[in-house]
RNA sequence: CCAGAGGGCUGGAUGACCGCGGGGGUGUAAGCCUUCGAGGAAAGUCCGGGCUCCACGGAAACAUGGCGCCGGGUAACGCCCGGCGGGGGCGACCCCAGGGAUAGCGCCACAGAGAUCAGACCGCCGCGUUCGCGCGGUAAGGGUGAAACGGUGCGGUAAGAGCGCACCGCGUCUUCGGCAACGAAGACGGCACGGCAAGCCCCGCCAGGAGCAAGACCAAAUAGGGAUGGCACAUGAGCUGUUUCCGGCUCGUCAUCCGGGUAGGUCGCGCGAGGCGUCCGGCGACGGACGUCCCAGAGGAAUGGUCAUCCAACCCGUAAGGGUGGACAGAACCCGGCUUACAGGCCCUCUGGCUCA
Repeated sequence: CCAGAGGGCUGGAUGACCGCGGGGGUGUAAGCCUUCGAGGAAAGUCCGGGCUCCACGGAAACAUGGCGCCGGGUAACGCCCGGCGGGGGCGACCCCAGGGAUAGCGCCACAGAGAUCAGACCGCCGCGUUCGCGCGGUAAGGGUGAAACGGUGCGGUAAGAGCGCACCGCGUCUUCGGCAACGAAGACGGCACGGCAAGCCCCGCCAGGAGCAAGACCAAAUAGGGAUGGCACAUGAGCUGUUUCCGGCUCGUCAUCCGGGUAGGUCGCGCGAGGCGUCCGGCGACGGACGUCCCAGAGGAAUGGUCAUCCAACCCGUAAGGGUGGACAGAACCCGGCUUACAGGCCCUCUGGCUCA
């Protein structure tokens, strides 16, 4: 210098003037002063929680749904970190729903002779032959297929075949290393055990429901309810003492009060699993200590505009210069993740190659 891999930050700056929303101060008020005022994703609402209400005596089981290598982090997670195994890349590095296929069921299209108690189409070998072929052997060679009951080599054989042997693979056992997933070595077994669980299923773990329009408080009005008092009324109706007699209470209306809770208002509502800095522990996710800061909160509505200079970007122009004009997007209960969108700029670490010294 070229090509690439991983990670982080930023995503307009400064000044002037005019506005908008919240808080504080002052003022009788109008107003004035002061301070704060979008994001890394505020988005999708896909996971996990806080908080609130409802249901529920506890536990277990069943059903349904989700998750699924191992260890760790965390309030928790389907997230993150570090490993393991498999795959890709010369490499930095990247990708993987990655438990169980000897618990059972099911499926394996097309092609092919045969798709798992399987399997001779061509070929090869032996025998027979009427020379057309027939019978038998053979999974070495060809062909089909995503997949053909281990691979390579040597021996062996009529031709062949784990038929025998060596190495590799596979299975079982033992030992060693590792917390573990797993890895390594040795012995034994000639190989028996194809694939799919993202088809059902089995095993382990997790899960009650709804959501700030949650929910709480204050409280005009209306309906219905209760208490007290006034007025009215009984020959009736209802309740009650077993029945009759005889009693008691209630039934109507008005006023006041209680209560109710609509409109409306207040709270929930931002000091929090909080931000920043330094140090310590840890490979890391992360944890701890100390210091420091207070940082939007409402109604559906605020968070803006103009001018000047500059920094990028784009267009025109040979040039001087001129013009356009800031990526994605925009809070509404909050927090931790994931995913998606994002012009451009900056920084760090690493890999492969070329050249020069």
A computed fold for a 357-nucleotide RNA from an Alphaproteobacteria bacterium, annotated as Bacterial RNase P class A. Lineage of the source: Bacteria > Pseudomonadati > Pseudomonadota > Alphaproteobacteria. It matches the Rfam family "Bacterial RNase P class A". By type it is a ribozyme. The prediction has a mean pLDDT of 76.